[in-house]
RNA sequence: CAGGGUGUGGGAUAGCCUGGUAAUCCACCUGCUUCGGGCGCAGGACGUCGUCGGUUCAAAUCCGACCACCCUGA
Numbered sequence: 001c002a003g004g005g006u007g008u009g010g011g012a013u014a015g016c017c018u019g020g021u022a023a024u025c026c027a028c029c030u031g032c033u034u035c036g037g038g039c040g041c042a043g044g045a046c047g048u049c050g051u052c053g054g055u056u057c058a059a060a061u062c063c064g065a066c067c068a069c070c071c072u073g074a
Base pairs, nucleotide, nucleotide: 001073002072003071004070005069006068007067010026011025012024013023020057028044029043030042031041032040050066051065052064053063054062
């Protein structure tokens, strides 16, 4: 320098192809339970979906540029 892949709550992953309420597990908070803790049960909080634009009635999803990391080639 060229090509490709990945980026989504605190952590790990779905969802993207085929646009329409962002989901699951762990962790966290509160309550019940317990002498207390753990387990279990119930509830709750936590995401401007890497950034900035574009298309669209509507974008995590489609398009463009850029950023970070990884792989391959030179």